[in-house]
Molecule: Bacterial RNase P class A
Organism: Saonia sp.
């Protein structure tokens, strides 16, 4: 060159002007400084957090499955065996148990799980009572199957920041009908017990609100450096502060470059799969030319 596997790094860039948000200074004018992603997405695991028992028994139901490890947990990740795919690199994996019980099994072939006796040979009083042959993946084996039922182990309590507090208004704990009031209706998101709260509870007409703060971004956080450890990751030790709206800000327009620029916009926070996507770069396999 070509195929092909693994793995990283980037996300137009600079500058001015004029906007939008947050913070910080100042009595104001006004000054400085922060301002989306690698996925922000899909909400699919896993956790923190907040409320209902410090989440409690029991069933029922998800979910996972070799053996070690890593972690604040996972169904995540790492390493290793096994098996499977490939020529290789390397991938993938729904790798517990069928000796509990139930259920399924094409062709082929006399018979496929209650077993069944075909050919041909021995053998018996008698009989598939013995071998061999044949067919198939399997031919009585504790026989195959659990991306069949189920059994084992492990693990999961339920709701989501519109959770949750606080404040400010307001006759709203108001108005009509039913129904019930300690002999407990209801309500705590499967189900039964229990605990808890409990005078309400349904249902009709209607009035008002995009009220205001906190939660809200200092966090299992972020880079470097040494150390441990095949990794994953973990310890220590300097530096750092990196969006924070709320109908929801992150834009717009000139002027320069260059490879001409994909997907795609946070809304409580993070750990992880997945899913969409443009350019580069490395190292590894094979294989053919050519020097």
């Nucleotide at each position: 060159g070509c195929a092909g596997c693994a793995g990283g790094u980037c996300a137009c860039c600079u500058u001015a002007u004029c906007g939008c948000u947050c913070c910080a200074a100042g009595u104001a004018a006004u000054u400085g400084g922060g301002g989306a992603g690698g996925a922000a997405a899909g909400u699919c695991c896993g956790g923190a957090c907040a409320c209902c028992a410090u989440a409690g028994u029991g069933u029922a139901g998800c979910a996972u499955a070799g053996c070690g490890g890593g972690u604040a947990a996972u169904g995540c990740c790492c390493g290793u065996c096994c098996a499977c795919c490939g020529a290789a690199a390397g991938g993938u994996g729904a790798g517990g148990a069928c000796a509990a019980g139930u259920g399924c099994a094409g062709c082929a072939g006399a018979a496929a799980g209650u077993a069944u006796g075909u050919a041909c040979a021995g053998g018996u009083a008698a009989g598939g009572c013995u071998g061999u042959a044949g067919u198939g993946a399997a031919a009585c084996c504790a026989g195959g199957u659990a991306a069949a039922c189920u059994c084992u182990a492990u693990g999961c309590g339920g709701u989501g920041c519109a959770a949750c507090g606080c404040c400010a208004u307001g006759u709203a704990a108001a108005u009509c009908a039913g129904u019930g009031u300690u002999u407990a209706a209801g309500g705590g998101u499967g189900c039964a017990c229990g605990c808890c709260c409990g005078a309400g509870c349904u249902g009709a007409a209607g009035g008002g609100u995009a009220g205001g703060c906190g939660g809200u971004u200092u966090g299992a956080g972020c880079u470097u450096u040494u150390g441990g450890g095949c990794a994953a990751c973990c310890a220590a030790a300097a530096g750092c502060c990196u969006a924070g709206a709320u109908a929801a800000a992150u834009g717009a327009u000139a002027a320069g470059g260059c490879u001409a620029g994909a997907c795609a916009g946070a809304a409580u926070c993070c750990g992880g799969c997945u899913u969409a996507u443009g350019a580069c770069c490395u190292g590894c396999u094979a294989u053919u030319u050519u020097u």